[in-house]
Background
Purine riboswitch aptamer from Firmicutes bacterium ZOR0006, 100 nucleotides, folded computationally. It was read from a public genome assembly, where an Rfam model found it. Of the family's consensus pairs, 100% are formed in the model. It matches the Rfam family "Purine riboswitch aptamer". Rfam describes the family as follows. Riboswitches are metabolite binding domains within certain messenger RNAs that serve as precision sensors for their corresponding targets. Allosteric rearrangement of mRNA structure is mediated by ligand binding, and this results in modulation of gene expression. A class of riboswitches that selectively recognises guanine and becomes saturated at concentrations as low as 5 nM. In Bacillus subtilis, this mRNA motif is located on at least five separate transcriptional units that together encode 17 genes that are mostly involved in purine transport and purine nucleotide biosynthesis. The family has 133 seed sequences and 4,097 matches in Rfam 15.1. The organism belongs to Bacillota, within Bacteria.
RNA sequence: AUUUAGAAUGAAUACCGACUACAUAUAUCUUCAGAAAUUGGUCUGAAAGUCUCUACCCCUGAGCCAUAACUCGGGGACUAUGUGGAAGUGUUUUUCUUGC
Numbered sequence: 001a002u003u004u005a006g007a008a009u010g011a012a013u014a015c016c017g018a019c020u021a022c023a024u025a026u027a028u029c030u031u032c033a034g035a036a037a038u039u040g041g042u043c044u045g046a047a048a049g050u051c052u053c054u055a056c057c058c059c060u061g062a063g064c065c066a067u068a069a070c071u072c073g074g075g076g077a078c079u080a081u082g083u084g085g086a087a088g089u090g091u092u093u094u095u096c097u098u099g100c
């Protein structure tokens, strides 16, 4: 001086299936119809809800009720979108070693 190989997994930058955190939607909520239970308080279908696809249930506690109808509370996600995080890959660059 340029350049071969490697290391520090140093720095910057781009990408990124899956993972993770937060936020938003939606309240895992509401309405209607039908059927059913009382040792019980359930099931089926539809509607509405979301810049929104999907889902719309499970467990439990208390109250209340008497053949008719439920009420309140606690715990648990999934899905969609956005913004981050770590790892990884590519490129550039720095330092060191090595080759010439």
Base pairs, nucleotide, nucleotide: 005097006096007095008094010093011092012091013090014089015088019085020084021083022082023081024080025079026055030047031046032045033044034043035042040065041064049056057076058075059074060073061072062071063070